[in-house]
RNA sequence: UUUUAUAAUAAAGCGCCAGGGCUGUGUUUGGUGAAAAGCACAGUUGACGAGGUGGAGGUUCAUCGAGCGUUCGGCGGAUGCCUCCCGGUUGUCACACUUCAACCGCAGGUUCAAAUGUAAACCAAAGAGGCGACUCUUUGUCCAAAUCAUUUGAAUAAAGUGACC
Numbered sequence: 001u002u003u004u005a006u007a008a009u010a011a012a013g014c015g016c017c018a019g020g021g022c023u024g025u026g027u028u029u030g031g032u033g034a035a036a037a038g039c040a041c042a043g044u045u046g047a048c049g050a051g052g053u054g055g056a057g058g059u060u061c062a063u064c065g066a067g068c069g070u071u072c073g074g075c076g077g078a079u080g081c082c083u084c085c086c087g088g089u090u091g092u093c094a095c096a097c098u099u100c101a102a103c104c105g106c107a108g109g110u111u112c113a114a115a116u117g118u119a120a121a122c123c124a125a126a127g128a129g130g131c132g133a134c135u136c137u138u139u140g141u142c143c144a145a146a147u148c149a150u151u152u153g154a155a156u157a158a159a160g161u162g163a164c165c
Base pairs, nucleotide, nucleotide: 014076015075016074017073019072020045021044022043023042024041025040026039027038028037029036048065049064050063054085055084056083057082058081059080086105087104088103089102090101091100095162096161097160098159099158109156110155111154112153113152114151115150116149117148123140124139125138126137127136128135129134
């Protein structure tokens, strides 16, 4: 330095492909006006973003809309959920600690009302790769919802001990 194997990393609405669809080559049947079907090999397709991770264990079709297409079908993973632990916020009460209730994981209890927030795909144009199915990139432009984020208003939510005065 090269090859192989193993391990690790990366990615987390993320990855993968034994079914299905589609393409190329070969081949068989059929046709011979042109199509078509099967098989083999090699490919291709297979979810558009918003939002989301304290630790351990458990669990599985884990939030929201866009779109209307196989976004069918399947597998794996996963920040969801539950329990416990750690840390924190709010509450009687101006301070500390303990317990309790609700909530949070860098945010600020619960309820009600209101306001605000450059989504992406799609579509259009241009370019790149591939025989092809198809893939990738850039630019322009439109539109969400949430249990998401920010802000405003109203209502409302425990005890005990200690210290200080």
The prediction has a mean pLDDT of 77. A computed fold for a 165-nucleotide RNA from Halobacillus sp. BBL2006, annotated as glmS glucosamine-6-phosphate activated ribozyme aptamer. Rfam family: glmS glucosamine-6-phosphate activated ribozyme aptamer. The family's RNA type in Rfam is riboswitch. From the family's description: This entry contains a glucosamine-6-phosphate activated ribozyme that is found in the mRNA for GlmS. GlmS is an enzyme that uses fructose-6-phosphate and glutamine to generate glucosamine-6-phosphate. The same sequence occurs in records of 2 taxa. RNAcentral holds the sequence, with entries from Rfam and Ribocentre.